A computed fold for a 75-nucleotide RNA from a Nanobdellota archaeon, annotated as transfer RNA.
Order: sequence, then structure tokens, then C1' cells
RNA sequence: GGGCCCAUAGCUCAGUUCGGUUAGAGCACCUGGCUCUUAACCAGGGGGUCGAGGGUUCAAAUCCCUCUGGGCCCG
Repeated sequence: GGGCCCAUAGCUCAGUUCGGUUAGAGCACCUGGCUCUUAACCAGGGGGUCGAGGGUUCAAAUCCCUCUGGGCCCG
């Protein structure tokens, strides 16, 4: 220098196929119950403008472009 893949909650990820119902799961966290206490268990709750910017569209996590960060391969 060239090619490919990844980036969504504190962490690990699903959702992208084919744009369309409110952005979800597990763990973690907070509150309450239970318990002598902790853990476990049960119930409830908070937390995201989907890496950044722009474009297309009635509508974008999803399509297009550029950039940033990470990984792999080739030279």
C1' cells in the first nucleotide's frame, strides 16, 4: 500500500438476511421480600439517542459515502 471482518446497556451478545409494531436477552447494578446475617431464590426498577459525521427514504441499528478504533490475510 491492497483486501476482508467487527463496533448495539457496565460486560458478553442477538437483531442487519428482506428498512417498518416500542431497540432486546443473559449477567452485573439498585429497591423490596425471604433469611439471625450473607449467598441463593422470588418480585419490581433504572440504564442506549446502535463508534463519529454526512447522504438516500414517508421511515435507517439495518442501505450508500467518508472518517475513527480493533482484528485477520496479502504484498
Source information:
The RNAcentral record of the sequence draws on ENA. The coordinates come from a structure-prediction model, not an experiment, and the mean pLDDT is 80. Its Rfam family is "tRNA". Rfam classes the family as a transfer RNA. NCBI's taxonomy places the organism under Archaea, Nanobdellati, Nanobdellota.